The prediction has a mean pLDDT of 82. The RNA shown here (transfer RNA) has 74 nucleotides and comes from a Candidatus Saccharimonadota bacterium.

């Protein structure tokens, strides 16, 4: 510098293809059970989806730039 791919609760991840209520696991918290814990079971909190735009009634999703990474090439 040119391709490619990746950014989505505190970790790890689906969803994107075909816009239409942000989800799963693990973790936190509180309850139940236990003599106490761990295990189980039950509630619940915690994101404005990598950042700035633009299309649209409606965008995590389509377009267009930046940013961080990783891979491939030169």
């Nucleotide at each position: 510098c040119g391709g490619a791919g990746u950014a989505u609760g505190g970790c790890g991840c689906a969803g994107c293809u075909c816009g239409g209520u942000a989800g799963c696991g693990c973790g936190c918290a509180c309850c139940g059970u236990u003599c106490g814990g761990g295990a189980c079971g039950g509630u619940g909190a915690g994101g404005u989806c990598g950042g700035c735009g633009g299309u649209u009634c409606a965008a995590a999703u389509c377009c267009g730039c930046c940013u961080a990474c990783u891979c491939c090439g030169a």
It was read from a public genome assembly. NCBI's taxonomy places the organism under Bacteria, Bacteria candidate phyla, Candidatus Saccharimonadota. Its Rfam family is "tRNA".